[in-house]
RNA sequence: GAGGCGGGUCGGACGGUCGCCCGGCUUGCCGGGAGGAAAGUCCGAGCACCGCAGGGCACGGCACUCGUUAAGAGCGAGGCUGCGGGCCGGAGACGGCCCGUGGACGGAAAGUGUCACAGAAACCACACCGCCCGGUGCGCAGCACAGGGCAAGGGUGAAAAAGUGCGGUAAGAGCGCACUGCCCGGCACGGUGACGUGCCGGACGGACAAACCCUGCCGGGUGUAAGGCCAAGAUGGGAACAGGACCGGCCCGGUCCGCUACGAUUCCCGGGUAGGCUGCUUGAGGCAUCGGGGCAACCCGGUGUCCAGAGAAAUGACCGUCACCGGACUCACGUCCGGCACAGAACUCGGCUUACAGACCCGCCUCACUG
RNA sequence: GCUGGUGUAGCUCAACCCGGCAGAGCAGCUGAUUUGUAAUCAGCAGGUUGUGGGUUCAAGUCCCACCACCAGCU
Numbered sequence: 001g002a003g004g005c006g007g008g009u010c011g012g013a014c015g016g017u018c019g020c021c022c023g024g025c026u027u028g029c030c031g032g033g034a035g036g037a038a039a040g041u042c043c044g045a046g047c048a049c050c051g052c053a054g055g056g057c058a059c060g061g062c063a064c065u066c067g068u069u070a071a072g073a074g075c076g077a078g079g080c081u082g083c084g085g086g087c088c089g090g091a092g093a094c095g096g097c098c099c100g101u102g103g104a105c106g107g108a109a110a111g112u113g114u115c116a117c118a119g120a121a122a123c124c125a126c127a128c129c130g131c132c133c134g135g136u137g138c139g140c141a142g143c144a145c146a147g148g149g150c151a152a153g154g155g156u157g158a159a160a161a162a163g164u165g166c167g168g169u170a171a172g173a174g175c176g177c178a179c180u181g182c183c184c185g186g187c188a189c190g191g192u193g194a195c196g197u198g199c200c201g202g203a204c205g206g207a208c209a210a211a212c213c214c215u216g217c218c219g220g221g222u223g224u225a226a227g228g229c230c231a232a233g234a235u236g237g238g239a240a241c242a243g244g245a246c247c248g249g250c251c252c253g254g255u256c257c258g259c260u261a262c263g264a265u266u267c268c269c270g271g272g273u274a275g276g277c278u279g280c281u282u283g284a285g286g287c288a289u290c291g292g293g294g295c296a297a298c299c300c301g302g303u304g305u306c307c308a309g310a311g312a313a314a315u316g317a318c319c320g321u322c323a324c325c326g327g328a329c330u331c332a333c334g335u336c337c338g339g340c341a342c343a344g345a346a347c348u349c350g351g352c353u354u355a356c357a358g359a360c361c362c363g364c365c366u367c368a369c370u371g
Numbered sequence: 372g373c374u375g376g377u378g379u380a381g382c383u384c385a386a387c388c389c390g391g392c393a394g395a396g397c398a399g400c401u402g403a404u405u406u407g408u409a410a411u412c413a414g415c416a417g418g419u420u421g422u423g424g425g426u427u428c429a430a431g432u433c434c435c436a437c438c439a440c441c442a443g444c445u
C1' cells in the first nucleotide's frame, strides 16, 4: 500500500421558493414536525379493564456465579470448559503459560428410553483375524482337527471397559509397582460466589435431557380498537293535562277566580348507536453540557432545553452551492452526465433480532514492497 | 393492531408425536399388448424436505432466527 474478517460511530451539509400536519396568540406571524432500525412482534415492563379465599396438580417458560436494572431469555465482569495457533517442561502418558475464538453452562450415581449401518460383541457386551498351552493324526523345522487359556496387536464403528514405562507370564492382562489422567467422598486454606489450591481415602466403561423426566425458580387473562366521560336520531319505563286563592289549628263546608287541548302535547328516568371528548404524550423521559463513584455494565448529582402526536393519518417538492461514488472527454487544471442505501411513527418505554449505499475510526489475518 | 398454523417429487399427500437408507397415488418417459389409440401389464426417472445456523455419531423430524403463504379476532 492492497484485499478480507470482526467491532464501533455517522446515516449528507448550507441557503432560497412553494406547500402539508400540530400548537400558540396580537389572524398572519411565531414555535415544533420520523429512525437507527420507527420493521419483525421475539423477550421484559409501565398503564388500564376483567378474574381471583388459601394450598396443590396440570401446562408453559427459564437454568454456571456475582453484579446491573422497574424488569428481563438483555448487558457487564468473573468462573469452568470446547476449538485453533504458538512457546516451554517431560523418555512418554501428559502438564504449564500466552494469543484468538465459541459455549441454550443444573442433574446421566432417581427412573424410563435410544445408540441405525458396520462389527465377534453396543449397554452389566465380546472373540473374526490373532497369541499361547498340552493332546491326536499326517506326507513331521510344518499343517490339520477337537479341547483349554488370553485380550497385547490387527480389523469394525461416532463410541469397544483408562494411558505411559518397567516388572511379570506359556501367552497375556491394573496382575503388581512408579508416574499421568479422570471421577467420588472427606478435611484445611483462599474467594461474596461460581470455583480454585493442597493433603488423605476410594473407584476406573460411555454418549444423548435443543428424548421423556427429576430438581430449583418464575408465570392469571386481555391489550389504548384497553378503559373513562358526553351523547343527535331512534327506542324502553314513568308522570302531567285542572285547579288555585281566601275563611280555618285541622277536617267537613262555604265564597271568589280560572278551566279551547289525550296530542305530530309537555316533562322526568334508563340503557345506548352514529358522532364527539379523553386516554395521548412531562416520561423508570430524551438531548446537550459539567462534576463524582464503579474494572465495566451502570449509577448519583448540577445547569440548560420541552423535544411529532393529529383523522386512515402530515413530516414533501423544486432550484442553487458544496461534499461523496461511478462513467465519458482532457496531458493536466477541469467540464458534462448519472447516482446517493435500508426504510418510515399510530399508547409509551428498556432490550434482542433482521435490513442497510457510502464515509470514518479501532483490532486481527493474508499478500506485495522498503528498512 | 393482535393471535394461531402451514411449507416434502410437476400436482395431492405419507413419514414428524417417540431422530436411524425420504415413500405412495396421479402426471411424465421406455417397453409389451393392439391394425392404431385408450385401458391394462412390466420397468425407469424425478427431492437443496422454504432459507440459514445450532444440538447430536446421525436432523424432513428436536431447538433458534429469517422468508413466503393461509386462517382467525378487533
Stems, first nucleotide, its partner, number of pairs: 001367010012322007020033006035342001039353002042351005047223004059219005064078005079105001080103010106214002111212002113208003128154002130150004135145004162180006181204001183202008227278004235270006241263001243257005285307001286305008324339006372444007381397004391428001399415005421437005
Predicted 3D model of RNase P RNA and transfer RNA as a complex of 445 nucleotides. Model confidence (mean pLDDT): 79 of 100. Rfam match: Bacterial RNase P class A. Gene Ontology terms of the family: dimeric ribonuclease P complex, tRNA processing and ribonuclease P activity. By type it is a ribozyme.